[in-house]
């Protein structure tokens, strides 16, 4: 860098160190000196993980795949404003110039693979 699979309406400190910016892009709205990026500690949270209790496949009453469950003591990622902060394409409802829904698509993670 790409491919495929899956999740993306929940969750997470009035702590340090820094000092102006961040929230992918578009186009709004927003958050910041009552301090922002960013790195420490802390935290969530459970995608690989781990545990072996039921269920179902599978097999040779093995191995081993798969669901539920339970755990975070180990490890490996992530993530700590606002639905992925809303919107970009298509469609479709309605008390039609505005609210609303569906799907794609873009993005983001996470496991495998090129």
């Nucleotide at each position: 860098c790409u491919c495929u699979u899956a999740u993306c309406g929940a969750g997470a400190g009035a702590g340090g160190u820094g000092g102006a910016g961040g929230g992918a892009c578009u186009g709004g709205c927003c958050c910041g000196a009552u301090g922002a990026a960013a790195c420490c500690c802390g935290g969530c949270a459970a995608c690989c993980c781990g545990c072996a209790u039921c269920c179902c496949g599978g097999u040779a009453u093995u191995a081993c795949g798969g669901g539920a469950g339970c755990g975070a003591a180990a490890g490996g990622u992530g993530c700590c404003a606002a639905u992925u902060c809303c919107u970009g394409c298509a469609g479709g409802g309605c008390u039609u110039g505005g609210c609303c829904c569906u799907g794609a698509g873009a993005g983001a993670u996470a496991a495998g693979g090129g």
Molecule: SAM riboswitch aptamer (S box leader)
Organism: Neomoorella sulfitireducens